Predicted 3D model of a 592-nucleotide part of an RNA (large-subunit ribosomal RNA, domain I) from a Bacillota bacterium. The coordinates come from a structure-prediction model, not an experiment, and the mean pLDDT is 81.

Context: one part of a larger RNA
């Protein structure tokens, strides 16, 4: 040198573990914050204070009502000092304060700065200075005001209301790819998906048939299941794909517009045609026609449904109007009757008991002995159990701690149903026969020309350009179109619940991970560090039950190290649980 044995160094694998770490599932909740200033920050606060955390010049905190009962002063030791049975820290409802930035809103600006008007106040001899309020734009509704240019209108301008900008996914809606696949590729396909951009709400849309269906029937609308990978579409390639019916979850209907009446009102026409009827008087700025705008009337698909006229039914009472009197008739408001109930359909509230949530509180049942460093482990006797979940405790505990079955328990918020108050709405209506006034217009529907429908002629829904109706003897549809039958009534609106999502709390669970795994993060983690930026983005757990974290001695400047001491152990000494390799070295053996 080199092979073996030993015994160390280095290193940190593997093995156990998991404190608040991650991952997913499911129930339940709350599901919307903001100019009353969010969402997120900068900057500040402690006796000493760098980081997280908490808070805001009242700053690890202030008040106040409740919990709860002996300690506190945050992670976090220490030293200083303090607080607390006159109830402290500590949990909880409610409130105060709450610097700057930031939609940032006075005005400006490279965010957390820079300077201003205007009222008041504090201060100074006075200025400066300081301190509250307050001034931002656009809409909207009133009302002042007021050009060219008489009226007017634009313009300004006051009050009061909104808005604004944030939010994980979930939702409507404007726009919308490609790679891929089709073994190429164009039409398809990927898909209306990524993505962007408007909006809204705890849900969103959708919804009370101009639907379906077929000779039977059904009866808003969403969500499941099945029908069914079926009928269909399809370079009949690749794909792409229904409904009709059936079966569940939930269930809820409603308001206008028109026609007629009538209040205001602006215009035209106008001297009597008019003023509810009858009859006398008396008015006529009356009436008639369009338009505007408020009431009141109406709301359908059965033999359509409403206006209007005509009878009939039915209708409790007072008062006042409808030009005067009388009579009828009509209209409104009051009482009585009735009926509802704040999510539509009409719309604001207040009390009381229950209940639930935001703090908490009762809450059974064990000893003796052996190992052992330590008992909950082994042996012996015993209990409790609506409680033998789970965690902890020097090892492996129903009966030691926490808890767990089961109970109970709110000054104040809040939230749900109920009752009362309350509040609102009705007060007619049906029949029947007349008469044909209304029944949503650049629409319906026709031509072309996209689009959407499971679908590439054409039906059906939407539409740009064009041409363009009728009002029930009228429209629409039933997959070209015609004709019979049948269903249905567009061009106006509202509406719960069953559906979806998971930022957020709460709880429980897992043939989920156990520190190169599980989030990127178990630790001052989106940090440290890269990068002009946009972004990119780490390593990093583990002394022991307990610090009992080695007093004192000695070598040594210090590191370190030997002794004592602690421990069960210290080769468990903070570079600390176990400590694998590779890597270095020490003694010994062989052997060159």
């Nucleotide at each position: 040198g080199g092979c073996g044995c030993a015994c160390g160094g280095u290193g940190g694998a593997u093995g156990c573990c998991u404190a608040u770490g991650g991952c997913g599932u499911c129930a339940a909740g709350a599901g919307c914050c903001g100019a009353c200033g969010a969402a997120g920050g900068a900057c500040g606060u402690g006796g000493u204070a760098a980081g997280c955390u908490g808070c805001g010049a009242u700053a690890a905190g202030c008040u106040u009502c409740g919990g709860g009962g002996a300690g506190c002063c945050g992670c976090a030791a220490a030293c200083a000092g303090g607080c607390g049975u006159u109830g402290a820290u500590c949990c909880g409802g409610a409130g105060a304060u709450g610097u700057c930035c930031g939609a940032a809103u006075g005005g400006g600006g490279c965010a957390a700065c820079c300077u201003g008007g205007c009222g008041c106040g504090a201060g100074u001899a006075a200025u400066g200075u300081c301190g509250c309020g307050u001034c931002a734009u656009c809409c909207g509704u009133a009302c002042c005001u007021g050009a060219a240019c008489a009226c007017a209108u634009a313009g300004g301008g006051u009050a009061c209301g909104g808005a604004a900008g944030g939010g994980c996914a979930c939702c409507g809606g404007g726009g919308g790819a490609a790679c891929u696949g089709a073994a190429c590729c164009a039409u398809c396909u990927a898909a209306g998906u990524a993505c962007c951009c408007c909006g809204a709400g705890g849900a969103a849309g959708a919804g009370a048939a101009a639907a379906c269906a077929a000779a039977c029937g059904u009866g808003a609308u969403u969500u499941c299941c099945c029908u069914a990978g079926u009928a269909g579409u399809g370079g009949c390639g690749a794909g792409c794909g229904a409904a009709c019916g059936g079966g569940a979850a939930a269930c809820a209907g409603c308001c206008u517009a028109a026609a007629c009446c009538u209040g205001c009102u602006g215009g035209a026409u106008g001297u009597a045609a008019g003023g509810c009827c009858a009859c006398a008087g008396c008015c006529g700025u009356u009436g008639u026609c369009c338009g505007g705008u408020g009431g009141g009337g109406g709301u359908a698909g059965u033999u359509g449904g409403g206006a209007c006229c005509u009878g009939g039914u039915g209708a409790u009472g007072g008062u006042g109007c409808g030009u005067u009197g009388u009579g009828g008739c009509g209209c409104a408001c009051c009482a009585g009757g009735g009926g509802a109930g704040u999510u539509a359909c009409c719309a604001a509230g207040g009390u009381g008991a229950u209940g639930c949530u935001u703090a908490g509180u009762c809450g059974a049942a064990c000893g003796g002995u052996c190992u052992g460093g330590g008992a909950a482990g082994g042996c012996c006797g015993g209990c409790c159990a609506u409680a033998g979940a789970g965690g902890g405790u020097u090892a492996g505990a129903g009966c030691c701690c926490u808890g767990u079955a089961g109970g109970c328990g709110a000054a104040a918020a809040g939230c749900a149903g109920c009752a009362c108050c309350c509040u609102c709405c009705c007060u007619a209506u049906c029949c029947a026969g007349g008469c044909a006034c209304c029944c949503g217009a650049g629409u319906a529907c026709c031509g072309c020309g996209g689009g959407g429908u499971a679908a590439c002629c054409g039906a059906c829904c939407c539409u740009g350009c064009g041409g363009g109706a009728a009002u029930c003897u009228g429209g629409g549809a039933g997959g070209u179109c015609c004709c019979c039958c049948u269903c249905c009534u567009a061009a106006g609106g509202c509406u719960a619940a069953a559906u979806a999502c998971g930022u957020c709390u709460u709880g429980a669970c897992g043939a989920c991970c156990g520190a190169u795994a599980g989030u990127g993060a178990a630790c001052g983690a989106g940090u440290a560090c890269c990068g002009c930026g946009a972004g990119g983005g780490a390593a990093a757990g583990g002394u022991g039950a307990a610090a009992a974290g080695c007093a004192c001695c000695c070598c040594g400047g210090g590191a370190g190290g030997g002794g004592a001491g602690u421990g069960a152990a210290a080769u468990a000494g903070a570079a600390c649980c176990u400590g694998a390799a590779a890597c270095c070295g020490u003694g010994c053996g062989c052997u060159u």